[in-house]
Order: sequence, then C1' cells, then structure tokens
RNA sequence: CGAGUAAAUUAAAUGGUCGCACAUACAAGUGCCGAAAGGCCGUAUGUGAGGAAAGUCCGAGCUUCAUAGGGCAGGGUGCCAGAUAACGUCUGGUGGAGGUGACUCCAAGGCUAGUGCAACAGAAAUAAACCGCCUGAUUAUCAGGUAAGGAUGGAACGGCGAGGUAAGAGCUCCCCGCCCCUUUGGUAACAAAGGGGGCAUAUGUAAACCCCACACCGAAGCAAGACCGAAUUUGGAGCGAUACGGCUGCCCGCCGUGCUUCAGGGUAGGUCGCUGGAACUUGGUGGUGACACCAAGGCAAGAUAGAUGACCAUUCACGACAGAACUCGGCUUAUCGAUUCACUCGUAUA
Repeated sequence: CGAGUAAAUUAAAUGGUCGCACAUACAAGUGCCGAAAGGCCGUAUGUGAGGAAAGUCCGAGCUUCAUAGGGCAGGGUGCCAGAUAACGUCUGGUGGAGGUGACUCCAAGGCUAGUGCAACAGAAAUAAACCGCCUGAUUAUCAGGUAAGGAUGGAACGGCGAGGUAAGAGCUCCCCGCCCCUUUGGUAACAAAGGGGGCAUAUGUAAACCCCACACCGAAGCAAGACCGAAUUUGGAGCGAUACGGCUGCCCGCCGUGCUUCAGGGUAGGUCGCUGGAACUUGGUGGUGACACCAAGGCAAGAUAGAUGACCAUUCACGACAGAACUCGGCUUAUCGAUUCACUCGUAUA
C1' cells in the first nucleotide's frame, strides 16, 4: 500500500424568530368552567423521540381474576459449565462444519426402542444376482455359489491393503472408522491411552410420529387496574295532596304521577396508574468473560384526539432507516455516510 476479520462510536452543525407539550419557581381574584370530583387563566426558567422508538418473537416487573395436594393429558426446553430477576438471551468451553488466516456458523439428546416416509434411475432401497466371476449339468440354456469388479443412485451388508478361496466374502489379519469396557486428565461436555467385539449396529429423515431427560409451564393484559363520581334508571323512608290519569259508565278498591332524603350500582366525566428505575453516567475493585460489588454524580418526554413543529441566516462531506403511548432485559428486521481501536493475509522495502 492492497484485500480482509472483529469490536465500538456517531446518526449534519451553529445562531435567531414564532409556536406546541410537560415540569419547577413566583404571582393573581370572594376570578372563570363544573352538581361534585376536579380543572383553567400570567410571567420566567428548564426539558422535550431512537439505535432501532419498529416487528410483537421470547423473558420479567406490575395489575386483575383463578388457585388445597397429587396425577394424566397438552405445551416448552434439549452438548457442558457459568451469568442473570428471568429467558428460547448472553459469556466461556466441548464437539462438528467453513476459511490460507484473523475469524465465522450450528435447535448439537435418541433412527444401536418401535412405527412411518423416501421422486427418478436401478434387477434389487432394507431388500437384493442385471452384467460379470466361479462350480456343475442334459452347454445359444439351466441350477447353485458369490456383494471383489461393472452398471443405477444422495445412499447398495464400514474403508483400504494383504492373506485366503473354485470364485468370493471381517472368512482371517495390519491400519483407519464404529460399538463396549478400563485407566488417566478435566467441575463437566469431552479428550488421550490401553483392552475387547468382526460390526444384522447393514442409507437418510425426529423443524415425521414417537422415546428419553428436566427442582420449566394458571389465564388475561395499562383500553391492565385502583379511587372519586353526575344525569337517568332501581329500592327504602318521610312529606304533601285527596288533585289528575288508568282498570271503569257509577261506588269501593288498587296502581301510577310530585317534592325531600338515604342506599345501591359505577355510565358520562375526573384523578391516579405514568415514569426515580432488577435504571443511567463516570471512576475503582474482582472475574478470561457474560457480569458482580463499591463510590460519586445528575434526573433526562409522559400526552389522552394525543406535544416534539414551522420559518430565516451561515457552514459542510448535503444528510439513511425511521416517530415514544405502563416499564424493563433480549432477539430479529430496516439503515446514507463518516470515524476509532485491535488483528489477519498478500506484495515491496529495511
């Protein structure tokens, strides 16, 4: 210098004018709205979207309802150890796959419990004799043996070589693979070494049923929910009237109609929930790390038809994806550019 890997930061900048939402301070009236609860009105100052606010895919807090205990069914998770409030997340390892490498990727128990499924090709797909090879016979053929060779296929009784044989075959043997056992190392996954088994454990598939393990699992979500609470309707008590209406043309009787008050329910409306939190920033200590602990610091949107905007000036590299609605921890997806640190490979020079 070129090509990469990995982690992180940033998400145009500065000033002015007008406006919006919220908070705080000061200040106002026998103020305004409302039955009440409660709210509103001035000035000043401060603050005012994100790394994903998104998808709503996981896990929690919080809330209401449900809930003796045990089991079945159903669902979830699925190498090991750790982190965490928790997780399907993260960290570090193990094993496997890819890359020359830095490094990246993996939902990674079991198909050696059972069952199912597997296009086409091929003689045959879990079972096998099409060609070939060997033996025999009644020899253009038939019978038997044979999975070494050919052919088909993603896959054909584990691979390769030697011995062996009529020809062959784990039939026997070396090495490799697989399975089992032991020892050693490691918390463990696992690794290494040694021994044993010829291996009917004969292809794949469990994000097929299924089997196994688990000290995993109640439901619904802030329009959750809590409190206050008109009007109307309902019930009780009292007062008033003997009027009016209905059954009914008349009499009796019964029912309804008024006002006051209490209760009930909880609609309209209001307040809370609502943002100070398993939080954030900086520093230190411990740990390989996720993270934990300690100290200091500040408070940084909180609406309810829903604010975060508009215009002007200057500058630049001319600006991507995108807009909070209870709150956190993750994952996933979208994203113009720019910058920083570490590392790898190649080339050249010293």
The RNA shown here (Bacterial RNase P class A) has 350 nucleotides.
Its mean pLDDT, the model's own confidence on a scale to 100, is 77.
The sequence was found by an Rfam model in a public genome assembly.
Rfam family: Bacterial RNase P class A. Rfam classes the family as a ribozyme. Rfam describes the family as follows. Ribonuclease P (RNase P) is a ubiquitous endoribonuclease, found in archaea, bacteria and eukarya as well as chloroplasts and mitochondria.